[in-house]
A computed fold for a 381-nucleotide RNA from uncultured Porticoccus sp., annotated as Bacterial RNase P class A. Its mean pLDDT, the model's own confidence on a scale to 100, is 76. The source organism's lineage runs through Bacteria, Pseudomonadati, Pseudomonadota, Porticoccaceae and Porticoccus. Rfam family: Bacterial RNase P class A. Rfam's curators write: Ribonuclease P (RNase P) is a ubiquitous endoribonuclease, found in archaea, bacteria and eukarya as well as chloroplasts and mitochondria. It was read from a public genome assembly, where an Rfam model found it. The model forms 94% of the base pairs in the Rfam consensus.
RNA sequence: GGAGUUGGCUGGGCAGCCACCGCUGUUUUUCUCGAUAUUUCCUUAGGUGGUAUUGGGUUGACAGGGGAGGAAAGUCCGGGCUCCAUAGGGCAGAGUGCCAGGUAACUCCUGGGGGGCGCGAGCCUACGGAAAGUGCAACAGAAAGCAUACCGCCGAUGGUCAUAUUUUGACACAGGUAAGGGUGAAAGGGUGCGGUAAGAGCGCACCGCGCAGCUGGCAACAGAUUGCGGCAUGGUAAACCCCGCUCGGAGCAAGACCAAAUAGGAGUCCUUUGGCGUGGCCCGCGUUGGACUCGGGUAGGUUGCUUGAGGCGUGUGGUGACGCGCGCCCUAGAGGAAUGGCUGCUCACGACAGAACCCGGCUUAUAGGCCGACUCCAAAU
Numbered sequence: 001g002g003a004g005u006u007g008g009c010u011g012g013g014c015a016g017c018c019a020c021c022g023c024u025g026u027u028u029u030u031c032u033c034g035a036u037a038u039u040u041c042c043u044u045a046g047g048u049g050g051u052a053u054u055g056g057g058u059u060g061a062c063a064g065g066g067g068a069g070g071a072a073a074g075u076c077c078g079g080g081c082u083c084c085a086u087a088g089g090g091c092a093g094a095g096u097g098c099c100a101g102g103u104a105a106c107u108c109c110u111g112g113g114g115g116g117c118g119c120g121a122g123c124c125u126a127c128g129g130a131a132a133g134u135g136c137a138a139c140a141g142a143a144a145g146c147a148u149a150c151c152g153c154c155g156a157u158g159g160u161c162a163u164a165u166u167u168u169g170a171c172a173c174a175g176g177u178a179a180g181g182g183u184g185a186a187a188g189g190g191u192g193c194g195g196u197a198a199g200a201g202c203g204c205a206c207c208g209c210g211c212a213g214c215u216g217g218c219a220a221c222a223g224a225u226u227g228c229g230g231c232a233u234g235g236u237a238a239a240c241c242c243c244g245c246u247c248g249g250a251g252c253a254a255g256a257c258c259a260a261a262u263a264g265g266a267g268u269c270c271u272u273u274g275g276c277g278u279g280g281c282c283c284g285c286g287u288u289g290g291a292c293u294c295g296g297g298u299a300g301g302u303u304g305c306u307u308g309a310g311g312c313g314u315g316u317g318g319u320g321a322c323g324c325g326c327g328c329c330c331u332a333g334a335g336g337a338a339u340g341g342c343u344g345c346u347c348a349c350g351a352c353a354g355a356a357c358c359c360g361g362c363u364u365a366u367a368g369g370c371c372g373a374c375u376c377c378a379a380a381u
Base pairs, nucleotide, nucleotide: 001377002376003375004374005373006372007371008370009369010368012346013345014344015343016342017341018340020067021066023064024063025062026061027060031057032056033055034054035053036052037051038050039049041047042046069352073363074362076361077360078359079358080357081251082250083249084248088283089282090281091280093247094246095245096244097243098112099111100110101109102108113127114125115124116123117122128242129241133240134239135236136235150181151180152177153176154175157174158173159171160170161169162168189207190206191205192204193203194202208231209229210228211227212226213225214223215222216221255303256302257301258300265294266293267292268291269290270289274288275287276286277285310329311328312327313326314325315324316323317322
């Protein structure tokens, strides 16, 4: 100097003017609901009007301070919270799948292990089981789950023929063979030596594989480890399946309260041996009525609604995710849905994009700018 890998921050800024929404405070602002004292009138009690003091709500004005994200998106997971509801067990079903931790929990995160990719920093992983069973694999090939002999090789044994009785030779029918060749992604371990008629784990050595130990590690696993065994020897479970673990449902349009209106409407079916009870079925439990059709009324207001598994700083424990202690802070709550417009300067000339009960993750989109660590290549000293 170039090319990469990985982690983090930001997502225009400054000033002015007008506008929008909430909160707090003030007010001699509009309207209204009460309480106490006093008083006019009517009056047995009590009611009505006025005055003074005072507590709320509402409208207006003024002042202060606050007001969309790193993904608010997807609705894919997990929960908090609310209701069913007093709510158990099983089957089916669904999800998940190496080990150990973190967390409220998870299919998430962290650290390890195995496998694969990369020179490397690093990245990916749908990673339990093929010796329980079933299935699938085109074409080629003899043959692709319990196999097989196409081209070959052999001529020991049986056979045929020739010759010279013995003998020798030829053939390759029966037989032997899977070492050589071919096909294929893959052909029943690999290399070498011996042996054989020719061969073959047939035997041996090493490697591979299986089983049992030993060492290290919590473990998954690792080992130039020890011994035994000629040895079970392909793929696929992101095919069915088997095994381990986990699993009630519905959802803020959940739910709670207030006000108002209506038709205590009409009909059909089941009816304690029945019906109903928030995914399906069964048992259990609870309850005593329930299901359907037609018709009528209301859809208004308040709340849930933002103090949280919260944020920031710091110390400490841990490889890390994260935990613990101390201190400081309050950070949008709209309700058809609030931050928009204008001007000047600056600059990186502005990407993806707007909360609707809340939180933890994952996934997807993202113009530009800044910072850290690490790897490889080239050159110079």